A computed fold for a 378-nucleotide RNA from a Gammaproteobacteria bacterium, annotated as Bacterial RNase P class A. It is recorded under the gene name rnpB. Its mean pLDDT, the model's own confidence on a scale to 100, is 76. The organism belongs to Gammaproteobacteria, within Bacteria. The sequence is in RNAcentral, with records from ENA.
RNA sequence: CAAGUUGGCCGGGUGAUCGCUGUGACAGGAACCGCAUGGUUCGGUUGCAGAGGAAAGUCCGGGCUCCGCAGGACGGGAUGCCAGGUAACGCCUGGGGAACGUGAGUUCACGGCCAGUGCCACAGAAAAUAUACCGCCUCGCAGAUGCAGGUAAGGGUGAAAAGGUGCGGUAAGAGCGCACCGCGGCGGUUAACGCCGCUGGCAGGGUAAACCCCAUCCGGAGCAAGACCAAAUAGGGGAGUGCGCCUUCGGGCAGAGCGUUGUCCGCGCCAGCUCCCGGGUAGGUCGCUUCAGGCGAGCGGCGACGUUCGUCGCAGAUGAAUGAUCACCAUGUUGCAUUGCAAUAUUACAGAACCCGGCUUAUAGGCCAACUUGCUUU
Numbered sequence: 001c002a003a004g005u006u007g008g009c010c011g012g013g014u015g016a017u018c019g020c021u022g023u024g025a026c027a028g029g030a031a032c033c034g035c036a037u038g039g040u041u042c043g044g045u046u047g048c049a050g051a052g053g054a055a056a057g058u059c060c061g062g063g064c065u066c067c068g069c070a071g072g073a074c075g076g077g078a079u080g081c082c083a084g085g086u087a088a089c090g091c092c093u094g095g096g097g098a099a100c101g102u103g104a105g106u107u108c109a110c111g112g113c114c115a116g117u118g119c120c121a122c123a124g125a126a127a128a129u130a131u132a133c134c135g136c137c138u139c140g141c142a143g144a145u146g147c148a149g150g151u152a153a154g155g156g157u158g159a160a161a162a163g164g165u166g167c168g169g170u171a172a173g174a175g176c177g178c179a180c181c182g183c184g185g186c187g188g189u190u191a192a193c194g195c196c197g198c199u200g201g202c203a204g205g206g207u208a209a210a211c212c213c214c215a216u217c218c219g220g221a222g223c224a225a226g227a228c229c230a231a232a233u234a235g236g237g238g239a240g241u242g243c244g245c246c247u248u249c250g251g252g253c254a255g256a257g258c259g260u261u262g263u264c265c266g267c268g269c270c271a272g273c274u275c276c277c278g279g280g281u282a283g284g285u286c287g288c289u290u291c292a293g294g295c296g297a298g299c300g301g302c303g304a305c306g307u308u309c310g311u312c313g314c315a316g317a318u319g320a321a322u323g324a325u326c327a328c329c330a331u332g333u334u335g336c337a338u339u340g341c342a343a344u345a346u347u348a349c350a351g352a353a354c355c356c357g358g359c360u361u362a363u364a365g366g367c368c369a370a371c372u373u374g375c376u377u378u
Stems, first nucleotide, its partner, number of pairs: 001374010012329007020050007029042005052349001056360002059358005064222004071265004076218005081095005096110001097108004111213002116211002118207003133155002135151004140147002163181006182202001183200007226286004236277006244253003257269004291313001293312008330346007
C1' cells in the first nucleotide's frame, strides 16, 4: 500500500418563531351539575418530555388478564454434543467434534442404523441371509473350442462391492494362519472428545429436515385479553330435543345440554339447550406505562453475566400527536476551479399502539478498534 475477518458507533447539529399531544406547577377566566362542602369540562401563563436499530416479521420465550375441581390415558407438538448464563427460551457464552477457508475465522436439523421397517436411480454378475462378467487354478472329461469342479486375491461397473497393510501358506486363492491397525463385547477412567486393560476372526456400507426408538419439555385463549359505567331494542318469529324417580321433606339418584386444547374417562355446573330468520346497540372510562428499567463506577468471572454503590425517569396517541419555517454549521451530489465558489439535497431501510428478553429480514453513506494474508522498502 492492497485485499480480507470479527466487533462497535452514527445515520444530521445549534439557535429562534409558530403549531400539535401528554404531564407538573401557578393564577383563578368561562360553562354545566349540586341545598351546601364541592365536582366535571373547556380555556390562560409557565417548566419538562415526545417515533427505531430494527418500531418490521408475528418466528420463539415470558410478564399480565380470563377460563378450567387446574386430574388421568391416548394423540399431537417442540428440542437434541458437554458445561454454564438467564425470569425463560428453539436464545446467548465457553469448550468438544465435523465440514469449509492459506489464515484471521465461518457454519452445523451434532442422541440412536444389532429394537424394527423402508430406500440406495443408472451402470454392474451382484446393492445383501447377495453374486461370478473378465480372469486364476485342475496331470479332470479325448487335443482346440467347450463341459464339469474350485476361487473371490487381480481387473471392470459404481458414490459405495464379503475390513486394510505385510509375511507365511495353497493346485490357484481366501482371516486359511500370524503381526499391526480397524471393528464387536466386557471392565476401569473421563463433562463432551477420548484413553487403558482383557477378549473374539469378526455382524459389508450409506440414509433418521426417512418412518421409527430414546431422553427432556409443553393446559388453553389472548389487550380485539379483561374490568366498570351508560344507552337502546322486538324477553320477536320458526324448527328440533329434553323437562324424570324416590323421600323420614333435610335431601338423594338420574339427567338433554354446557365447560374442561383434539378424543375418551373422570370431574364441575345445570332444566333448559341447539339451529335458522329478523331487529337494536356497537358510546365512554380503566387496563396504558416505574420496570426481569436505563446510565456510570467498583468488585468477581475466559465469557455470557452477576453483585454493591450512585444517578436518572426517557411517548401513551385512539381515525390516531411527536411537525413547519428561517439562519448558521456540517455532510453528500453536480458544475467550474484548486486557501475555493455556486446550485441542490437532509440523504438508506423505514413510523410506537399492553410491555419485556431474543432470533430473522431490510439498510445509501460514514467513523473507530483488534486480528489475518499478500506485495514493496528499511